This is a predicted structure of a 72-nucleotide RNA (c-di-GMP-I riboswitch aptamer) from Isachenkonia alkalipeptolytica.
[in-house]
């Protein structure tokens, strides 16, 4: 680099309950659509969402960085 009818595991969409926020969205619990990076990175890679008059949000959009296992 690659991704299997392998092994050990991991994460958790929509929705529901409850809380935060102006909103986007998000915490916790339940729940599983899926994910080989669905781990991390947000003025300072790009893109998208939000619009109170404050400086916010999305990494499960692309991208960058790091990483378990070891068939072909």
């Nucleotide at each position: 680099a690659c991704g299997a009818u392998a092994a050990a595991g991991g994460c958790a969409a929509a929705c529901c309950a409850u809380g935060g926020g102006a909103a986007a969205c998000u915490g916790u619990g339940g729940g599983a659509c899926g994910c080989a990076a669905a781990g991390c990175u947000a003025a300072a890679g790009g893109g998208c969402c939000g619009u109170a008059u404050a400086a916010g949000g999305c990494a499960g959009c692309c991208a960058g960085c790091u990483a378990c296992c070891g068939a072909a």